[in-house]
RNA sequence: GGGUGAGGUAGAGGCGCAGAACUGAUCAGUAACUCUAAAGAUUUAAGAACCUAAUUGCUUUAGAGUGAAAGGCUGUUUUGCCGAAGCACAGUUUUUUCGGUUCAAAAAACUGCUGCUGGGUCUGUAUAUAAUAUAUGCAGGACUGUCAUUAUAAGUUCUAAUCCGGGCUUAUAAUGUUGCGCUAUCUCACAU
Numbered sequence: 001g002g003g004u005g006a007g008g009u010a011g012a013g014g015c016g017c018a019g020a021a022c023u024g025a026u027c028a029g030u031a032a033c034u035c036u037a038a039a040g041a042u043u044u045a046a047g048a049a050c051c052u053a054a055u056u057g058c059u060u061u062a063g064a065g066u067g068a069a070a071g072g073c074u075g076u077u078u079u080g081c082c083g084a085a086g087c088a089c090a091g092u093u094u095u096u097u098c099g100g101u102u103c104a105a106a107a108a109a110c111u112g113c114u115g116c117u118g119g120g121u122c123u124g125u126a127u128a129u130a131a132u133a134u135a136u137g138c139a140g141g142a143c144u145g146u147c148a149u150u151a152u153a154a155g156u157u158c159u160a161a162u163c164c165g166g167g168c169u170u171a172u173a174a175u176g177u178u179g180c181g182c183u184a185u186c187u188c189a190c191a192u
Stems, first nucleotide, its partner, number of pairs: 003190009014082001016081007024073001032066009043054003047103005085117004089112009118144002121141008145178001147176012
């Protein structure tokens, strides 16, 4: 001066990721409630069972009136960040659905040096959903970032100097890979 391993710090990719608040459209003239009419039944109160209640109840259809909300989405502002984040699987806890109890189902949060995905986008398909919006999974397309290799060009450096040649940097093109990665830097250990 270069090298290997471990740990730390700071960064880059770009329609970059996620959260919060506000807002707008959609949800929807839907659900629900009230009134009227008709019809129905081993009825109704949650998906099952039991208990306890209702019959002035319940369900269905039609008409009239009043008339939402949540989730998801657009935009603005702002916060935290670059396995940001998402999905799958497993575990734990909590909550919700009712007049009550026991089941059952659903949802949410947290955890995992578990597995996959570098990033956004488009197309097809599947699921979710009111939805052709959107999200996620799978497959494919072009684009883009990182590292490596090759070729060309320019610059720089090695030499007393020139040519040749070698090293380094940048740009272009092609190929391959991909995040526990990459770049810069610090500390420790090891080896030459």
This is a predicted structure of a 192-nucleotide RNA (Lysine riboswitch aptamer) from Halanaerobium sp. MA284_MarDTE_T2. The sequence was found by an Rfam model in a public genome assembly. The organism belongs to Halanaerobium, within Bacteria.